Overview:
This is a predicted structure of a 79-nucleotide RNA (c-di-GMP-I riboswitch aptamer) from a Methylococcaceae bacterium. Its Rfam family is "c-di-GMP-I riboswitch aptamer". Its family is annotated with cyclic-di-GMP binding in the Gene Ontology. The model forms 83% of the base pairs in the Rfam consensus. Its mean pLDDT, the model's own confidence on a scale to 100, is 75.
[in-house]
RNA sequence: AUGUAUUAAAGCCAAACCUAUUGUAAGGUAGGGACAGAAAGUCUCGGGUCCCAUCUAAACGGAAAGCCGGACUGCCGAA
Numbered sequence: 001a002u003g004u005a006u007u008a009a010a011g012c013c014a015a016a017c018c019u020a021u022u023g024u025a026a027g028g029u030a031g032g033g034a035c036a037g038a039a040a041g042u043c044u045c046g047g048g049u050c051c052c053a054u055c056u057a058a059a060c061g062g063a064a065a066g067c068c069g070g071a072c073u074g075c076c077g078a079a
Base pairs, nucleotide, nucleotide: 012037017032018031019030020029021028022027035066041072042071043070045069046068047067049063050062051061
């Protein structure tokens, strides 16, 4: 210098729930909070899920992406 494991350290993120606010709704934002995560960083590319509309179903539109797969990037670093 490269670099596996994820052993440790430095950090990161943040479920449910509560408060406020926003939205027809799914949901979003801010604060508290901490279930979990080795990519829970980014993209929504494919599948799936949720909402609106509707007698029912579908299209159009919207949402999340911490459901699975994929692509790109990234900290430390035993043997």